Predicted 3D model of a 350-nucleotide part of an RNA (small-subunit ribosomal RNA, central domain) from an uncultured bacterium.
Rfam family: Bacterial small subunit ribosomal RNA.
Its mean pLDDT, the model's own confidence on a scale to 100, is 87.
The RNAcentral record of the full RNA draws on Greengenes.
Context: one part of a larger RNA
RNA sequence: UUGGGCGUAAAGGGCGCGUAGGCGGUCCCUUAAGUCAGAUGUGAAAUCCCGAGGCUCAACUUCGGGCGUGCAUUUGAAACUGGGGGACUAGAGUGCAGGAGAGGUAAGUGGAAUUCCUAGUGUAGCGGUGAAAUGCGUAGAUAUUAGGAGGAACACCGGUGGCGAAGGCGACUUACUGGACUGUAACUGACGCUGAGGCGCGAAAGCGUGGGGAGCAAACAGGAUUAGAUACCCUGGUAGUCCACGCUGUAAACGAUGGAUACUAGGUGUGGGAGGUAUCGACCCCUUCCGUGCCGCAGUAAACGCAAUAAGUAUCCCGCCUGGGGAGUACGGCCGCAAGGUUGAAACUC
Numbered sequence: 001u002u003g004g005g006c007g008u009a010a011a012g013g014g015c016g017c018g019u020a021g022g023c024g025g026u027c028c029c030u031u032a033a034g035u036c037a038g039a040u041g042u043g044a045a046a047u048c049c050c051g052a053g054g055c056u057c058a059a060c061u062u063c064g065g066g067c068g069u070g071c072a073u074u075u076g077a078a079a080c081u082g083g084g085g086g087a088c089u090a091g092a093g094u095g096c097a098g099g100a101g102a103g104g105u106a107a108g109u110g111g112a113a114u115u116c117c118u119a120g121u122g123u124a125g126c127g128g129u130g131a132a133a134u135g136c137g138u139a140g141a142u143a144u145u146a147g148g149a150g151g152a153a154c155a156c157c158g159g160u161g162g163c164g165a166a167g168g169c170g171a172c173u174u175a176c177u178g179g180a181c182u183g184u185a186a187c188u189g190a191c192g193c194u195g196a197g198g199c200g201c202g203a204a205a206g207c208g209u210g211g212g213g214a215g216c217a218a219a220c221a222g223g224a225u226u227a228g229a230u231a232c233c234c235u236g237g238u239a240g241u242c243c244a245c246g247c248u249g250u251a252a253a254c255g256a257u258g259g260a261u262a263c264u265a266g267g268u269g270u271g272g273g274a275g276g277u278a279u280c281g282a283c284c285c286c287u288u289c290c291g292u293g294c295c296g297c298a299g300u301a302a303a304c305g306c307a308a309u310a311a312g313u314a315u316c317c318c319g320c321c322u323g324g325g326g327a328g329u330a331c332g333g334c335c336g337c338a339a340g341g342u343u344g345a346a347a348c349u350c
Base pairs, nucleotide, nucleotide: 003322004321005320006319007304008303012318014201015200016199017198021194022193023192025088026087027086028085029084030083031082033081034080035077036076037075038074039073040072041071042070048066049065050064051063052062053061054060091191092188093187094186095184096183097182098181103177104176105175106174107173108172109171110154115149116148117147118146119145120144121143125136126135162169163168206247207246208245209244210243211242215241216240220236221235222234223233258317259316260315261314262313263312266295267294268293269292270291271290272289273288274287275286276285299306300305323350324349325348332343333342334341335340
């Protein structure tokens, strides 16, 4: 490579947009590149296969025939694929009518709580733990009342609830803005799917510059525990956590499950619509579409399990795997301010 695979054994790219490429709905006409059939030429000899002959046989060898997947030229066929033309609407998109949502960005506003400051009341403790101590407190703490400052996060609602491609998103208001869903069937008429490279987004930590700093808290200090205790526990506490702009580009970035389409028993919750039934009306009930859970048949699976949100049955496209260690290391390239990232071996060894 082929083959076989990728939930948990090695293996799905963190996620999207999209270039080349690959693949692609229904009908008609046409073409004849692919495809199929025929003919001609070529396909050296030897070898190989079949038949016959020659060495006493055989090996060996001679003659005849066959084979020679292929290529070229030519004549045809037209189902399928491709090319050209025409038509269609079931895919895709647009329009119109609706309702849902922590989707995004920016500005403004709010209350509870922690801390600090000021003032009042008040007095000897507070705090902390398994128990203590460090620590705070007669320079008046803790507690309590009133006022003020500042930063960060938004209790209840809150829900295997919602939204988003993923990361993720949760107080309220306003402005701007993306997507999805339902109904309708007016419009376009295959405009589609996937996507190597590429481009963009991308938690936390970290980095640069400038702000900010209440609480929390790596590092650090002290107190304990302990044989020791560079820890777990306690008292403090700096980066950081927050904001703006820029960088980094990684995670158990997980559903450890790539995307798209179609098909294949049911049952039961829940979120968003639509239609019907019913009713004074709201419910209830039935049907249907989209999402999100649980249970479960067939099937599948090594088992666990999955089971219309498939890990079932199929097709298309991409990514990836190929024994363990060495090693996600070395070297080189590319990227980065750095930290490092990405691509990614071998010797050796079991």